[in-house]
RNA sequence: GCCCGGGUGGCGGAAUUGGUAGACGCGCUGGACUCAAAAUCCAGUGGUAGCAAUAUCGUGCGAGUUCGAGUCUCGCCCUGGGCA
Numbered sequence: 001g002c003c004c005g006g007g008u009g010g011c012g013g014a015a016u017u018g019g020u021a022g023a024c025g026c027g028c029u030g031g032a033c034u035c036a037a038a039a040u041c042c043a044g045u046g047g048u049a050g051c052a053a054u055a056u057c058g059u060g061c062g063a064g065u066u067c068g069a070g071u072c073u074c075g076c077c078c079u080g081g082g083c084a
Stems, first nucleotide, its partner, number of pairs: 001083007010026003019067001027045006046057004060076005
């Protein structure tokens, strides 16, 4: 230099054909149980602002297509593999 794959909450990892982003697991928080803990069970858990209701933002970064983009197109960045 060329070719292929990947980048999504704190972590792993889903998301059908473009149509409610974050299922499920781990972790964390609160509770039950216990003398106390572990294990187990129940509930909650993206960020920001707010007392709250709620608002707003959020899929590596930027742009494009579209009524609508994690998904399609272009450029760039990071990363894994292959070829030279």

The RNA shown here (transfer RNA) has 84 nucleotides and comes from a bacterium. Model confidence (mean pLDDT): 81 of 100. Its Rfam family is "tRNA". It is annotated as a transfer RNA. The sequence was found in a public genome assembly.